[in-house]
Context: one part of a larger RNA
Molecule: small-subunit ribosomal RNA, 3' major domain
Organism: uncultured prokaryote
RNA sequence: UGACGGGGGCCCGCACAAGCGGUGGAGCAUGUGGUUUAAUUCGAUGCAACGCGAAGAACCUUACCUGGGCUUGACAUGUACGUGAAACUCCAUGGAAACAUGGAGCCCUCUUCGGAGCACGUUCACAGGUGCUGCAUGGCUGUCGUCAGCUCGUGUCGUGAGAUGUUGGGUUAAGUCCCGCAACGAGCGCAACCCUCGCUCCCAGUUACCAGCGGUUCGGCCGGGGACCUCUGGGGGGACUGCCGGUGUCAAACCGGAGGAAGGUGGGGAUGACGUCAAGUCAGCAUGGCCCUUACGUCCAGGGCUACACACGUGCUACAAUGGCCGGUACAACGCGCUGCGAACUCGCGAGGGUAAGCCAAUCGCUAAAAGCCGGUCUAAGUUCGGAUUGCAGUCUGUAACUCGACUGCAUGAAGUCGGAAUCGCUAGUAAUCGCGGAUCAGCUACGCUGCGGUGAAUACGUUCCCGGGCCUUGUACA
Numbered sequence: 001u002g003a004c005g006g007g008g009g010c011c012c013g014c015a016c017a018a019g020c021g022g023u024g025g026a027g028c029a030u031g032u033g034g035u036u037u038a039a040u041u042c043g044a045u046g047c048a049a050c051g052c053g054a055a056g057a058a059c060c061u062u063a064c065c066u067g068g069g070c071u072u073g074a075c076a077u078g079u080a081c082g083u084g085a086a087a088c089u090c091c092a093u094g095g096a097a098a099c100a101u102g103g104a105g106c107c108c109u110c111u112u113c114g115g116a117g118c119a120c121g122u123u124c125a126c127a128g129g130u131g132c133u134g135c136a137u138g139g140c141u142g143u144c145g146u147c148a149g150c151u152c153g154u155g156u157c158g159u160g161a162g163a164u165g166u167u168g169g170g171u172u173a174a175g176u177c178c179c180g181c182a183a184c185g186a187g188c189g190c191a192a193c194c195c196u197c198g199c200u201c202c203c204a205g206u207u208a209c210c211a212g213c214g215g216u217u218c219g220g221c222c223g224g225g226g227a228c229c230u231c232u233g234g235g236g237g238g239a240c241u242g243c244c245g246g247u248g249u250c251a252a253a254c255c256g257g258a259g260g261a262a263g264g265u266g267g268g269g270a271u272g273a274c275g276u277c278a279a280g281u282c283a284g285c286a287u288g289g290c291c292c293u294u295a296c297g298u299c300c301a302g303g304g305c306u307a308c309a310c311a312c313g314u315g316c317u318a319c320a321a322u323g324g325c326c327g328g329u330a331c332a333a334c335g336c337g338c339u340g341c342g343a344a345c346u347c348g349c350g351a352g353g354g355u356a357a358g359c360c361a362a363u364c365g366c367u368a369a370a371a372g373c374c375g376g377u378c379u380a381a382g383u384u385c386g387g388a389u390u391g392c393a394g395u396c397u398g399u400a401a402c403u404c405g406a407c408u409g410c411a412u413g414a415a416g417u418c419g420g421a422a423u424c425g426c427u428a429g430u431a432a433u434c435g436c437g438g439a440u441c442a443g444c445u446a447c448g449c450u451g452c453g454g455u456g457a458a459u460a461c462g463u464u465c466c467c468g469g470g471c472c473u474u475g476u477a478c479a
Base pairs, nucleotide, nucleotide: 001479002478003476004475005474007473008472009471010470011469012468013467015463016462019426020425021424022423023422026317027316028315029314030313031312032311033310034308035307042053043052064303065302066301067300068299069298070297073126077125078124080122081121082120083119084118088105089104090103091102092101093100094099108117109116110115128292129291131290132289133288137286138285139281140280141279142277144275149188150187151186152185153184154183155164156163157162168179169178170177194269195268196267197266199237200236201235202234203233204232205231209225213223214222215221240263243257244256245255246254247253319419323378324377325376326375327374328373329372335366336365337364340359341358345354346353347352385416390411391410392409393408394407395406396405432455433454434453435452436451437450438449
């Protein structure tokens, strides 16, 4: 100087408390451990691994296993020799395919005729490796932590390590600001500048508007209008403790108020200092070293990654009456669409099929929002709750759904009556609850992820305690 303390002081954070909803019990989904297996590819492992890499494992992917092939190789560059099309296409045979053998078609371009280009065969250099080492590395990432800290120059103090500044008194979300002070300044962080939501003005108008006119199969539907409103998207204004009162050290600031769409950082996002964990990643990529080279490379078929006594994590659906079912009826936003979205009509109980309008989309489609509201029914029951499991029959995608897809109909109806010890999230348009979109994607094991809107709470006395953190101080046989 740090680190640590079941030392002290001050102060924060859904850290506790107050409250709401869960997990832990059930069934299923998914990941992991374990076990099994020819293989169940590999990595991630307290917080910070475990719906993680995977924003899509039937083949492919694929790295694993079994079997069958190839050896200058599936891919790149060059050398030498050869050929002119041995490349390519088609056919035949063997075969699971890859591939092998045979046959047929085809018989390259330019040329100064030396050759050059291109392609192939052979040869040699080499290729190739998801083989090892993340404790050899780059890059990227997680975490403490959006925490308020981490440092430097000069000066001063100290023999020195180092200290001071950065401590102190206030204050703040903040090393934020003020005052004081052997310090005076500065840098990286904080804040602001950026995006978005909330108010308003201007400009613009193939969405919105009967406002005025005409038509109307009554729908801004058509003509038409830039007037208004909504909206779209470009520019400006607006919030700064600016104003008033009080407190305060005549400070910084805090408390209350006015005005205002918004008030003291207005809400959200992007943004992550010096560093810590030899944290993670050699399998995204790059890369040193080591290793393999008729195989640890490469091609193909089939299988596996989907196994199942069990254990754990994360979720979904429930256990019902503020509920289930049936009928009627209302209101979104973000997005997406051309080998795409697909209306209307029609067939089917349905998944879906047929036909097909429109739309490269504020102009057409996906599209129905759902919870809600109105009416009816069920009456406390393992039930008209719950839907697992299984049987049969189908639909769709795809060369192909046996291992191993999703969905539909009929039948079947399991566990489950609110969950032990323990444990998680959340402070407001939040939790809870309800549906909708998108990426990946032929299809989908999505209940995941990521966005969007609808309905919309309760509680916070307080900081003694648990956890994590910041500053000062103290002890130490630790570095």